[in-house]
Context: one part of a larger RNA
RNA sequence: GAGUAACGAUAAUGGGGGUGAAAAACCUCCACGCCGAAAGACCAAGGGUUCCUGUCCAACGUUAAUCGGGGCAGGGUGAGUCGACUCCUAAGGCGAGGCCGAAAGGCGUAGUCGAUGGGAAACUGGUUAAUAUUCCAGUACUCGCUUAUAUUGCGAUGGGGUGACGGAGAAGGUUAGGCUAGCAUGGCGAUGGUUGUCCAUGUUUAAGGUAGUAGGCAAGUGACUUAGGCAAAUCCGGGUCGCUCUCUUUAGUGAGAAUGCUGAGAACUGAUGACGAGUCUCUACGGAGAUGAAGUAGUUGAUACCCGGCUUCCAGGAAAAACCUCUAAGCUUCAGAUAUGAGAGAAUCGUACCCCAAACCGACACAGGUGGUUAGGUAGAGAAUACUAAGGCGCUU
Numbered sequence: 001g002a003g004u005a006a007c008g009a010u011a012a013u014g015g016g017g018g019u020g021a022a023a024a025a026c027c028u029c030c031a032c033g034c035c036g037a038a039a040g041a042c043c044a045a046g047g048g049u050u051c052c053u054g055u056c057c058a059a060c061g062u063u064a065a066u067c068g069g070g071g072c073a074g075g076g077u078g079a080g081u082c083g084a085c086u087c088c089u090a091a092g093g094c095g096a097g098g099c100c101g102a103a104a105g106g107c108g109u110a111g112u113c114g115a116u117g118g119g120a121a122a123c124u125g126g127u128u129a130a131u132a133u134u135c136c137a138g139u140a141c142u143c144g145c146u147u148a149u150a151u152u153g154c155g156a157u158g159g160g161g162u163g164a165c166g167g168a169g170a171a172g173g174u175u176a177g178g179c180u181a182g183c184a185u186g187g188c189g190a191u192g193g194u195u196g197u198c199c200a201u202g203u204u205u206a207a208g209g210u211a212g213u214a215g216g217c218a219a220g221u222g223a224c225u226u227a228g229g230c231a232a233a234u235c236c237g238g239g240u241c242g243c244u245c246u247c248u249u250u251a252g253u254g255a256g257a258a259u260g261c262u263g264a265g266a267a268c269u270g271a272u273g274a275c276g277a278g279u280c281u282c283u284a285c286g287g288a289g290a291u292g293a294a295g296u297a298g299u300u301g302a303u304a305c306c307c308g309g310c311u312u313c314c315a316g317g318a319a320a321a322a323c324c325u326c327u328a329a330g331c332u333u334c335a336g337a338u339a340u341g342a343g344a345g346a347a348u349c350g351u352a353c354c355c356c357a358a359a360c361c362g363a364c365a366c367a368g369g370u371g372g373u374u375a376g377g378u379a380g381a382g383a384a385u386a387c388u389a390a391g392g393c394g395c396u397u
Base pairs, nucleotide, nucleotide: 013031014030015029016028017027018026032394033393034392035391040374041373042372043371046354047353050352051075052074053073054072055071056070060068061067080141081140082350083349084348087118088117092113093112094111098107099106100105122139123138124137125136126135142346143345145343146342147341148340149339150338151337152336153331154330158326159325160324161323166313167312168311169310172306173305174304177300178299179298180297181296182203183202184201185200186199187198188196204274205273208269209268210267215262216261217260218259219244220243221242222241223240224239225238226237228236229235245256246255247254275295278291279290280289281288282287314317360369361368376388377387378386379385
């Protein structure tokens, strides 16, 4: 320079009450304003106690502060089913032997790691100051082990099937959700009207079980045989013959039925339960306890499910395990397998909180950046836009 510029989005504040030494900023109530495909809610990554409670205000907070993501102290994260670990593999890494190389080391077989993928199983309600698919209540489900009974060809690191997949497009069936009516409870107006075709609120309920629908796919089955599937096979593949409803065709050619596989949803159950507006009682005004009405129908309707489907196109769109099946060695009074019942069990780690942000990446409480899920109403083609619900904020002079 100068008590000058600035005090970080122009979403916006005003009033009553409280606390306090002190209140524009803290708490609470009322009104107003802003966001609402977000400025709401939930995760991944990342952070690591920032979460909750009490207390304090030096410093930190662009001002004050009684407040705070600040200081101090105490408390808080509960799992067979969520995720990881465990099983499986991808790109890629490492790599016994091996090959190569002055050395260091490079490459690479068998292997072994490696998720962003595959792979068993849980929902609803309640509860804490702070956790909950983890605790509690109710109702379920899965896996292997042991054991009992009955039946009996079982057996893999090997064979086969399956797992198992692209782009685009279209139609149908449904559901979530919404809206309206009905029903239930409450209300009747401080200002002209409002017992009415009025107003406000509610009308919610899962996984699982039973059965197998709309739909999708496939001809099926028996016998014999067989240069293939590194050996074997009753399995898969090839071949021959037979059987199987109706219509049709040059033709087991096509369509349908039956059958088999698959398959949303609905129905019933789960639920004589839970929840539920409200009402009553108590209250340290934080809350606690008791009781508990209606709980139906119509319409609309997804980008969700059926659908890993269907149609079509060329650029032809992971692998392995789990699972089913076949045998080899072997075992065949054992072991093993199948069915039903019972028993004990399911370890370890993560779980607080933020997560389009004042808690992550940007030196800052920085107008920047940051993957996924969710997707109410009115108008609208719409996830645009405007207003708004739930919810959250008024951006620290």